Description:
The RNA shown here (c-di-GMP-I-GGC riboswitch aptamer) has 86 nucleotides and comes from Methylococcaceae bacterium UBA4132.
């Protein structure tokens, strides 16, 4: 470097209830634990979500625009505990 256990010692917490904050998607906190070796960080690609202005005859919805949300969707950059076998 690589890999990563029926190992130690720790860590994180999905759904779902509470209480808050937010027009929303969700965020915080407490309860709970499906689970995860990067479920640690960064919205930089893709894909989701939600708001909201214009155009259209006209409208919900698609496309593009603005603006936001998610890192537990896939990729990417970063930094990282522990150390059996190989």
């Nucleotide at each position: 470097g690589g890999c990563a256990a029926u190992a130690a010692a720790g860590c994180u917490a999905a759904a779902c209830c509470u209480a808050u904050c937010g027009u929303a998607a969700g965020g915080u906190a407490g309860g709970g634990a499906c689970a995860g070796a990067a479920a640690g960080u960064u919205a930089c690609g893709g894909a989701u979500c939600c708001u909201u202005a214009u155009a259209c005859a006209a409208a919900u919805a698609c496309c593009a625009g603005a603006g936001g949300a998610a890192a537990g969707c896939c990729g990417a950059a970063c930094u990282g505990c522990c150390g059996a076998a190989u």
Lineage of the source: Bacteria > Pseudomonadati > Pseudomonadota > Gammaproteobacteria > Methylococcaceae.